[in-house]
Context: one part of a larger RNA
RNA sequence: GAACCGCUGGCGGCGUGCUUAACACAUGCAAGUCGAACGGGUUUAAUUGGUGUAGCAAUACACCGAUUAGAUUAGUGGCGCACGGGUGAGUAACACGUAGGUAACCUACCCUUCAGUGGGGGACAACAGAGGGAAACUUCUGCUAAUACCGCAUACGAUCACGGACUGGGAUGUUCGUGGUGAAAGGAUUUAUUCGCUGAGGGAUGGGCCUGCGGCCUAUCAGGUAGUUGGUGGGGUAAUGGCCUACCAAGCCUGCGACGGGUAGCCGGACUGAGAGGUCGAUCGGCCACACUGGAACUGAGACACGGUCCAGACUCCUACGGGAGGCAGCAGUGGGGAAUAUUGCACAAUGGGGGAAACCCUGAUGCAGCGACGCCGCGUGGAGGAUGACGGCCUUCGGGUUGUAAACUCCUUUUGUCGGGGACAAUGGUGAUGGUACCCGACGAAUAAGCCACGGCUAACUCUGUGCCAGCAGCCGCGGUAAGACAGAGGUGGCGAGCGUUGUUC
Repeated sequence: GAACCGCUGGCGGCGUGCUUAACACAUGCAAGUCGAACGGGUUUAAUUGGUGUAGCAAUACACCGAUUAGAUUAGUGGCGCACGGGUGAGUAACACGUAGGUAACCUACCCUUCAGUGGGGGACAACAGAGGGAAACUUCUGCUAAUACCGCAUACGAUCACGGACUGGGAUGUUCGUGGUGAAAGGAUUUAUUCGCUGAGGGAUGGGCCUGCGGCCUAUCAGGUAGUUGGUGGGGUAAUGGCCUACCAAGCCUGCGACGGGUAGCCGGACUGAGAGGUCGAUCGGCCACACUGGAACUGAGACACGGUCCAGACUCCUACGGGAGGCAGCAGUGGGGAAUAUUGCACAAUGGGGGAAACCCUGAUGCAGCGACGCCGCGUGGAGGAUGACGGCCUUCGGGUUGUAAACUCCUUUUGUCGGGGACAAUGGUGAUGGUACCCGACGAAUAAGCCACGGCUAACUCUGUGCCAGCAGCCGCGGUAAGACAGAGGUGGCGAGCGUUGUUC
């Protein structure tokens, strides 16, 4: 965040929409990009070589090859995929909030400063060949490129060892000396440069870890604990630490509630209230946790990784029975559950993100549209005049009263509506899904548009008829047994109004 039980329903703007089964999911889409890192493949054009056919020849056509230029892209490689998006299952915890600490730490891309970019090597994909398999996929042999991989050289305030000095409460910090160790990659080009690459220092940003304090119920939970509490050595990490391990000691927490049980994501905030407080934590923003269930690591600056990998389990699907595939708590959508919650829409035009030198590509983030009176706000359903007051209805003391200026009728207007015409802002130069929308102009015509509940007191609003403790009403008090202002209908009145009652929840 209501629901929809009843009746009703004209329009617009802004919001908002699975609170239940963290149930299961058909289908499509939601993370790619770079050919200016690299070798191939395919294709187009031009030039050129060879062969063949036609022709006397020039020449034309076909096939094979080379070079150049363009297009495209399966693979290697780079960056991204740790963001963005979803959900609240778990969690009572340094998870969150707040205030601090890090003399115990990391940080790709970005900014800034200094220095460098020398010279070599061997492979593996793609590809070709030979197989296996129903498929998923996979084996062997051979060739090859790189900003992929590996040595060598050189190098600083990096790092290691040793020795000094400085700051400070404290050295594990800073600094000096000696010795050792550790780098690199090229691409484009108009040859001007530019984008990169490597080492080191600083910054920015983002994080890790630690601590004080704060925020649920339960004592019909009173004792809990064995890596438990501390120390030493070792290991591990970016880093402190029983984080792990061996040994040693016997500690540690607890009535200021340990331990156990129940419940729960936390906060900014939201609702309510005069406030104090109480309740809640939807949307939006911050943090955390999770990604079929459980476990694990790999890669990487960053994950123990929603649309990655491996193992186990449950479930579903394919199968040639040997074996394989999958994970909507992304956006739509389906079944199911439920009182209940939307379209298998449009666009990358804007904002933002990823990649790229750029053009651009991708983006169910986002911008929009659709559906729902779900909420809030605004507008309309006409305005003025019009009778000692029509008809009809109702009441009546039968005189009349009331509905009621209400209607009719006259004049007027056109919000809205329909039709026609024009037509944006959002877009600094280009580019508009929204959208021929908003808005403007013209024409038409009161035309297309009012209900719901109540009327005994609380509580604004009254009579008649029917009924007769019946039928019924009711939030509480209570009404109804023959004159019912309380039931039912009617007329009238009151309230709210595209809503009105009812129910639920909170204050």
This is a predicted structure of a 507-nucleotide part of an RNA (small-subunit ribosomal RNA, 5' domain) from an uncultured bacterium. Rfam family: Bacterial small subunit ribosomal RNA. RNAcentral holds the full RNA, with entries from ENA and SILVA. Model confidence (mean pLDDT): 84 of 100.